Notes: GlmS glucosamine-6-phosphate activated ribozyme aptamer from Halobacillus sp. A1, 168 nucleotides, folded computationally. Of the family's consensus pairs, 89% are formed in the model. Rfam family: glmS glucosamine-6-phosphate activated ribozyme aptamer. From the family's description: This entry contains a glucosamine-6-phosphate activated ribozyme that is found in the mRNA for GlmS. GlmS is an enzyme that uses fructose-6-phosphate and glutamine to generate glucosamine-6-phosphate. The ribozyme catalyses self cleavage of the glmS mRNA that is thought to regulate GlmS activity. The source organism's lineage runs through Bacteria, Bacillati, Bacilli, Bacillaceae and Halobacillus.

[in-house]
RNA sequence: CAGUUUAAUAAAGCGCCAGGGCUGUACACAACGAAACAUGUACAGUUGACGAGGAGGAGGUUCAUCGAGCGUUCGGCGGAUGCCUCCCGGUUGCCACACUUCAACUGAUCGUCUGUAUGAGAAACCAAAGAGGCGACUCUUUGUCCAACGCAUGCGGAUAAAGUGCUU
Numbered sequence: 001c002a003g004u005u006u007a008a009u010a011a012a013g014c015g016c017c018a019g020g021g022c023u024g025u026a027c028a029c030a031a032c033g034a035a036a037c038a039u040g041u042a043c044a045g046u047u048g049a050c051g052a053g054g055a056g057g058a059g060g061u062u063c064a065u066c067g068a069g070c071g072u073u074c075g076g077c078g079g080a081u082g083c084c085u086c087c088c089g090g091u092u093g094c095c096a097c098a099c100u101u102c103a104a105c106u107g108a109u110c111g112u113c114u115g116u117a118u119g120a121g122a123a124a125c126c127a128a129a130g131a132g133g134c135g136a137c138u139c140u141u142u143g144u145c146c147a148a149c150g151c152a153u154g155c156g157g158a159u160a161a162a163g164u165g166c167u168u
Stems, first nucleotide, its partner, number of pairs: 014078004019074001020047009050067003056087006088107006097165005111159009126143007
């Protein structure tokens, strides 16, 4: 380096379940007897957030952005791209260049404020069909609708530090 075999891993709005809800089985359980329901216990299961957006590095920190929906999407645990500090690279800010400091921003894009126009936009839900399971329930495909933070593009407006060096 190549081949073969086996095992593990594949997730980051993500994973998990000791509470709660629900299902199955077994057992217990007042009446003359029987069955069922309910109740209790045990065991085994099931449910437990719908997408959009989000990662330079280190340390710290914890209810870490946005809407959809209205259901236990309750309750809880863990994680996490959030936030804070420091460090690294870059962008903008002196007439231009380089370096240093400072301010804001930025991690492939970029100073801050603002006017206007255009564009791209989610999944669940719902409906239909199918697959698995005794069941609770889960999964898949197709169709269809809608969002916010923000994003992209065009045309504008206002506004944002110094020092040193060299050249003209």